[in-house]
RNA sequence: GGGGAGUUAGCUCAGUUGGGAGAGCAUUUGGCUGGCAGCCAAAAGGCCACGGGUUCGAGCCCCGUACUCUCCA
Numbered sequence: 001g002g003g004g005a006g007u008u009a010g011c012u013c014a015g016u017u018g019g020g021a022g023a024g025c026a027u028u029u030g031g032c033u034g035g036c037a038g039c040c041a042a043a044a045g046g047c048c049a050c051g052g053g054u055u056c057g058a059g060c061c062c063c064g065u066a067c068u069c070u071c072c073a
Base pairs, nucleotide, nucleotide: 001072002071003070004069005068006067007066010025011024012023013022019056027043028042029041030040031039032038049065050064051063052062053061
């Protein structure tokens, strides 16, 4: 220098054909229990890496940039 994969909640990750942004763990609150642990219920937590474009509408499609992993040289 070139090819490929990835970037979504504090962490690990889904997100199908472009229209509702989610799960588990963790955190907080409440309940059960004499207490801890555990179980149950609820809540909070996201400018979907960044900047543009297309579209009535973008996490998803297109272009560029950054970072991580990997292959080739």